[in-house]
RNA sequence: CGCCUAAUCUCCUGAGCGGGGGACCCGAUAUCGGGGGCGAAUCAGCGCAGAGCGUUGUAGAGCAAGUCUUCUGUUCGAGCCCGUCAGCUAACCCCGUAGGCGUUGAAGA
Numbered sequence: 001c002g003c004c005u006a007a008u009c010u011c012c013u014g015a016g017c018g019g020g021g022g023a024c025c026c027g028a029u030a031u032c033g034g035g036g037g038c039g040a041a042u043c044a045g046c047g048c049a050g051a052g053c054g055u056u057g058u059a060g061a062g063c064a065a066g067u068c069u070u071c072u073g074u075u076c077g078a079g080c081c082c083g084u085c086a087g088c089u090a091a092c093c094c095c096g097u098a099g100g101c102g103u104u105g106a107a108g109a
Stems, first nucleotide, its partner, number of pairs: 001102004008015002016097006026087001034085001035082004043057006060076005067109005
């Protein structure tokens, strides 16, 4: 200096950004075998005795150094949490602001 991300600025018990809960109306007809949230990270096939591990794809997501579009290339496609409980949702209430990394191809506007 740049990248993933809400995760920055300030020094004030703050600001900005992000997330959850929560009416009427609307929606839904579930739960019981649970259900739900954050996140791009869902779903399917195959193999291994296998809770699990590996592998091949995939919904979806990122990067290629001003921005947008197209092409091309390439990477990810995890994990964690709530605790029987939550549709949307004004007022209102609560929470987070970690962590981890190192890219540089082309055309047009």
Predicted 3D model of a 109-nucleotide RNA (c-di-AMP riboswitch aptamer (ydaO/yuaA leader)) from a soil metagenome. Its Rfam family is "c-di-AMP riboswitch aptamer (ydaO/yuaA leader)". About the family: This family represents a conserved RNA structure found upstream of the ydaO and yuaA genes in Bacillus subtilis and related genes in other bacteria.